[in-house]
RNA sequence: AGAUAGAGGUUGCAUGAUUCAUCAGUACCUCGCCGGAUGCUUCGGGAGCAGGAGAAAGCGCGGGAAAGGGGAUCGUGCCGAAAGGGUAUGAUGCCGCAGAUUAUAUCCUUGGGCAUAGGGUGAAGAACCAUAUGACUGUCAUCAGUGAGGAUGGAGCGCUAUCUGA
Repeated sequence: AGAUAGAGGUUGCAUGAUUCAUCAGUACCUCGCCGGAUGCUUCGGGAGCAGGAGAAAGCGCGGGAAAGGGGAUCGUGCCGAAAGGGUAUGAUGCCGCAGAUUAUAUCCUUGGGCAUAGGGUGAAGAACCAUAUGACUGUCAUCAGUGAGGAUGGAGCGCUAUCUGA
C1' cells in the first nucleotide's frame, strides 16, 4: 500500500408487508335556512371549470374520508450503516416562472444513541431536522497508575484481526 473478515447497539441504521391508534367528526358531499357575486385548479400571471336555474362566508339535520408522520409484529439490506445541506439534470402536477415532492450524479458536514434549550417542519404535549450544552458509550493517541478504576484530546478516507506486496 492492497485484499478479506469483523466490532460499536438488546433503543445501532435504513427499508418492505400486516395491523392498531391518531389525523377527525376534520376535508368533502346531499338537503334546508341565511346571504347576494364571486369561488376553485399550491402563490401571482395565463388558460379553464362552477355561478342570479343563486357564488363565497355563516348556521342546522344527515353522511363522512385519505395521505404524511407514530406504535407493535414479522421480514430484508447493512456498519457512511445513514442523516442533513449546496449544485446540475430529469419527473410530478392544465401552461410556463417560482415554490413543493421525488430520482440520479457530484461536493461539503456528522463516530453512535440519549436528555435539555430555543429554532424549523408538522393537526399535535407524537415524531423528524439542524445548532448549542450535558453526561453516557465505542475506538485510537498521550499522560498517570499497576488490582480494579482515571485524566486529556482526535475523528469513520477511522479502529481491530488475518493474508499479500514493498
Lysine riboswitch aptamer from Candidatus Ruminococcus avistercoris, 166 nucleotides, folded computationally. It matches the Rfam family "Lysine riboswitch aptamer". Rfam's curators write: Riboswitches are metabolite binding domains within certain messenger RNAs that serve as precision sensors for their corresponding targets.